Small-subunit ribosomal RNA, 5' domain from an uncultured bacterium, 529 nucleotides, folded computationally.
Context: one part of a larger RNA
RNA sequence: GAUCCGAACGCUGGCGGCAUGCCUAACACAUGCAAGUCGAACGAGAAAGGGGGGCAACUCCCGAGUAAAGUGGCGGACGGGUGAGUAAUACGUAGGAAUCUGCCCUAGAGUGGGGGAUAACCUGCCGAAAGGCGGGCUAAUACCGCAUGAUCUCUAUGGAGCAAAGGUGCCUUGUACUUGUACAAGGUUUCGCUUUAGGAUGAGCCUACGUCGGAUUAGCUUGUUGGUAGGGUAACGGCCUACCAAGGCGACGAUCCGUAGCUGGUCUGAGAGGACGAUCAGCCACACUGGAACUGAGACACGGUCCAGACUCCUACGGGAGGCAGCAGUGGGGAAUAUUGGACAAUGGGGGAAACCCUGAUCCAGCAAUGCCGCGUGUGUGAUGAAGGCCUGCGGGUUGUAAAGCACUUUCGGUGGGGAAGAAAAGCUUGAAUAUAAUACAUUCUAAGAAAUGACGUUACCCACAGAAGAAGCACCGGCAAACUCUGUGCCAGCAGCCGCGGUAAUACAGAGGGUGCAAGCGUUAAUC
Numbered sequence: 001g002a003u004c005c006g007a008a009c010g011c012u013g014g015c016g017g018c019a020u021g022c023c024u025a026a027c028a029c030a031u032g033c034a035a036g037u038c039g040a041a042c043g044a045g046a047a048a049g050g051g052g053g054g055c056a057a058c059u060c061c062c063g064a065g066u067a068a069a070g071u072g073g074c075g076g077a078c079g080g081g082u083g084a085g086u087a088a089u090a091c092g093u094a095g096g097a098a099u100c101u102g103c104c105c106u107a108g109a110g111u112g113g114g115g116g117a118u119a120a121c122c123u124g125c126c127g128a129a130a131g132g133c134g135g136g137c138u139a140a141u142a143c144c145g146c147a148u149g150a151u152c153u154c155u156a157u158g159g160a161g162c163a164a165a166g167g168u169g170c171c172u173u174g175u176a177c178u179u180g181u182a183c184a185a186g187g188u189u190u191c192g193c194u195u196u197a198g199g200a201u202g203a204g205c206c207u208a209c210g211u212c213g214g215a216u217u218a219g220c221u222u223g224u225u226g227g228u229a230g231g232g233u234a235a236c237g238g239c240c241u242a243c244c245a246a247g248g249c250g251a252c253g254a255u256c257c258g259u260a261g262c263u264g265g266u267c268u269g270a271g272a273g274g275a276c277g278a279u280c281a282g283c284c285a286c287a288c289u290g291g292a293a294c295u296g297a298g299a300c301a302c303g304g305u306c307c308a309g310a311c312u313c314c315u316a317c318g319g320g321a322g323g324c325a326g327c328a329g330u331g332g333g334g335a336a337u338a339u340u341g342g343a344c345a346a347u348g349g350g351g352g353a354a355a356c357c358c359u360g361a362u363c364c365a366g367c368a369a370u371g372c373c374g375c376g377u378g379u380g381u382g383a384u385g386a387a388g389g390c391c392u393g394c395g396g397g398u399u400g401u402a403a404a405g406c407a408c409u410u411u412c413g414g415u416g417g418g419g420a421a422g423a424a425a426a427g428c429u430u431g432a433a434u435a436u437a438a439u440a441c442a443u444u445c446u447a448a449g450a451a452a453u454g455a456c457g458u459u460a461c462c463c464a465c466a467g468a469a470g471a472a473g474c475a476c477c478g479g480c481a482a483a484c485u486c487u488g489u490g491c492c493a494g495c496a497g498c499c500g501c502g503g504u505a506a507u508a509c510a511g512a513g514g515g516u517g518c519a520a521g522c523g524u525u526a527a528u529c
C1' cells in the first nucleotide's frame, strides 16, 4: 500500500435475490422426532363403537381377519454428524496380484421326498422394576437329515463331498356343505429359492513417489530382519507359532518430541511462491472413555450386543436404566454463530407384487446487513440568491437551486384483484405383442386415453388504487491522504497507524459551521499477502 473473511465490536439501518451461519468445551444434556417395512413367507388374533334378540344375565352380526404383539425375510454397514486421534494400517498420483462382493444384469442346470422342534397363545412361579424360569399346544420361505447333482470343491487322479421353499393370479376337475365359499388334484402365469459361469458395482490387500517443525532428539530395533515348516485369513504376508540364521533402519535425518485429518480446492500474488483446508465434492478416522467379539454379502457396527471405567437417573437397597460429534432445543464455555417450524409436492433412499408406509436425507419456510449482487429513499423547474446558522476586513461571503413555491412520476413498500411453472411418472381404462389349452390371469410397450396429486404459497409474475407520500447514515478533514475556519481548553483535558499534536492566537484535543470519502452501510479490531 492492497486484499480478504464462517468474522466480532461501535454507530446506523428501507426492500429483494442468492449464499453462509459453535472457528471456543470430541463439555454435560431435559423433551420431541431422526429406521423401518412386508398379511402376496407363517400361526394366532382383540377392543371401543354401531345394530338385532332377550325381563335380565347374556347372546348374535358388523367393526375385522382390522389394531397391537410374535415367528420369519430384507433393511438398521446407506443416508446424516464431527475432526478427537492419526506424520502414516491416512491422503494424493501412478502401477500391481494373491482376493471377496447381498440386491442388480446375462447365460446354463435344478426346485424330489421326509422329519423333529419352537415363539406367539394357555397355564404355574420368582421379582419393586428391568426382566426371568418351568409345564402344555401350534405354523412357516424358521431349522435338520435323505435323494439327485455338475464345466462346483478336495484329491494320492482311483475317488470322495456339497443344494433348494415355497407364495400369488387364472382355468379345469373332484369333495364338503350354509349354493358361493372352503379344501384337494391337475394345467398355466408370475414372484421367489438352490447351484454354476460371466458382468457390473462396491470393498479388502501390495509397491513406488510426494506430503509440517525441532539435532538444545543420534543412534533405534528382538517378532526385531530374513529363511523353513505349520496355523490363520476372502486373500499375499512375522499376520501368528515352532525351529534356524543375525540381521533390518539411520546425517538422502532413523528414533524421539511437538503440531496436524488428507485432497480437489480457497485467499493472495504479474508470476514463482506464500498462507489456509468453513460451506460443496472425494477419501480416512471416530461415535461417553477403554477393550472384545457375535450376526451378516458387508461392521468389529453413532440411535446393536458383552465386559470394565467415569458420570447421570430409578430403586422396595436385592438390583436396574442411559449415551444429541443426527434435526431442533437447554445449560456451560466464549468476542461470537439461528426455529424445540412445514411437507414428503419434487429429487433420492429402505421395505413391499402393488396400493402404500417410513425418511430432521432432502425440498421449503423462520432468525441474523454475516457476505455478494441488484433496487429505492424522488424527477423537472425554481434567485427576491428568502429566513435561520456560520464566517466577516461589517462592504459582504457561504450553506445554496439547496429549501419553499410550481409542474410531474409512483419503482420498492401498503391495500385489493388476477395468476404460471416446479407434475408426470407409478397406479387405472383401452389397445398391441409375448406366454399359454385359453379370449382368463400375467408380463412387456419411447402405444392411446381419462382422472387425481404442490409443503413452499397471501409463490414468481401481471393489473388497479392512493399519495412525495413510509425509507441516510458512518468515518474523516496536520503530512502520508481527498477535505478549513471559528469558539472553548491551556503539556490540563485529551488525540495518535507512523511522524508526532496540546505549556493563551491549536486547520492535530472538544464543540460548531463548512468540506471530503464511502453509502444501507460506515468505521475499529483480529487475520493474510
Base pairs, nucleotide, nucleotide: 001529002528003527007525008524009523010522011521014375015374016373017372018371019370020368021367022333027331028330029329031328032327033326036074037073038072041071042070049062050061051060052059053058081286082285083284090211091210092209093208094207095206096205099203100202104199105198106197107196108195109194110193111192112146114144115143121136122135123134124133125132126131152161153160154159166191167190169188170187171186172185173184174183175182176181177180212258213257214256219249220248221247224246225245226244227243228242229241230240231239261283262282263281264280265276266275267274268273288309289308290307291306292305311322312321313320314319339365341364342363343362347361348359349358350357351356378408379407380406381405388399389398390397391396412470414465415464416463417462418461422456428449429448430447431445432444433443434442473518474517475516476515477514478499479498480497484513485512486511487510488509494501495500